[in-house]
Source information:
Predicted 3D model of a 90-nucleotide RNA (SAM riboswitch aptamer (S box leader)) from Streptoalloteichus hindustanus. Model confidence (mean pLDDT): 84 of 100. Lineage of the source: Bacteria > Bacillati > Actinomycetota > Pseudonocardiales > Streptoalloteichus. The model forms 96% of the base pairs in the Rfam consensus. The RNAcentral record of the sequence draws on Rfam and Ribocentre.

């Protein structure tokens, strides 16, 4: 890679840059967009999966770490070889 496990209604924005679609994928609703969305980049936060630190082994904690992640429930229903984001895993 195949595969296995845990999670997915909490919770977190500013500013630069770009310019037109954007929310995974199909249908069909709904929303976000030139009052500049997606994105990218800095910075600031959230969170606690790893890692670190405590500790009565039940858990706790959040500066400096590896990763996530800051619009609406993975945006809602039905659908599929569904997907995402962590750890394990020759």
């Nucleotide at each position: 890679a195949a595969u296995c496990c845990a999670u997915c209604c909490c919770g977190a924005g500013c500013g630069g840059c770009c310019g037109a679609g954007a929310g995974a994928c199909c249908u069909g609703g709904c929303u976000c967009g030139u009052u500049g969305a997606c994105g990218c980049c800095g910075c600031a936060g959230c969170a606690a999966c790893c890692a670190c630190c405590c500790c009565u082994c039940g858990g706790g904690g959040g500066c400096a770490g590896g990763u996530g992640c800051u619009a609406a429930c993975g945006c809602c229903a039905g659908g599929a070889g569904c997907g995402a984001u962590g750890g394990a895993g020759c």